RNA sequence: AGAUAGAGGUUGCGUUUUUCAUCAGUAUGCUGUCGGAUGCGGCAGGCGCAGAGGAAGGCAGAUGAAAGGGGAAAACGCCGAAAGAACAGAUUUCCUGGCAGAUUUGUUCUUGGGCGCACAGUUAAGAACUGUGUGACUGUCAUCGUAAGAUGGUGCGCUAUCU
Numbered sequence: 001a002g003a004u005a006g007a008g009g010u011u012g013c014g015u016u017u018u019u020c021a022u023c024a025g026u027a028u029g030c031u032g033u034c035g036g037a038u039g040c041g042g043c044a045g046g047c048g049c050a051g052a053g054g055a056a057g058g059c060a061g062a063u064g065a066a067a068g069g070g071g072a073a074a075a076c077g078c079c080g081a082a083a084g085a086a087c088a089g090a091u092u093u094c095c096u097g098g099c100a101g102a103u104u105u106g107u108u109c110u111u112g113g114g115c116g117c118a119c120a121g122u123u124a125a126g127a128a129c130u131g132u133g134u135g136a137c138u139g140u141c142a143u144c145g146u147a148a149g150a151u152g153g154u155g156c157g158c159u160a161u162c163u
Stems, first nucleotide, its partner, number of pairs: 001163006009079001012078009030061005038050004042099001043097004082111012112138002115135008139154006
C1' cells in the first nucleotide's frame, strides 16, 4: 500500500408489510336557506369545464373519507449504514413559459452515533422530520497518569487477519 472479516446501539441506519390512533366529525358530494355573477384546472397567457335550470361565499341538516407524517410488531438490506445543502440532467403537473412543485440520476461539500433544550423550516399538530447552536452521554484513536481518570481529535476513521 492492497484485500478480507468485524465492532459501536437493544431507540445504530434504511426499506417493505400488517395493525392502531391521529388527520376529522375535517374535505368532497347531497338537501334546505341566504346571496346574486363569477368560479375551477399550481402562477401568467392560452385553451377548456361549471354557472340565472343560480357562480363565489355564509348558515343549517343528515351522511362522511383519504394521503402524507406517527406508535407497535414482523421481515429484509446494511455499519457513509444514512441524512442534508448546492449545481446540472431526465420525467411529470391540459398547452406554452428562463416561474413554482413532485419524482429520480450524477457531481461537489458537510455530518462518528443517539438523546435533551432553544430558534428556524415543513406539517393539521406542543407529534415527527430537517437545519443551526448548545448540553451532557456514548463509540473509537492519541497523549498524560500506578490506577481511577483527565485532555484533545473524530468515519477516506478504528480493530483483527492475510499478502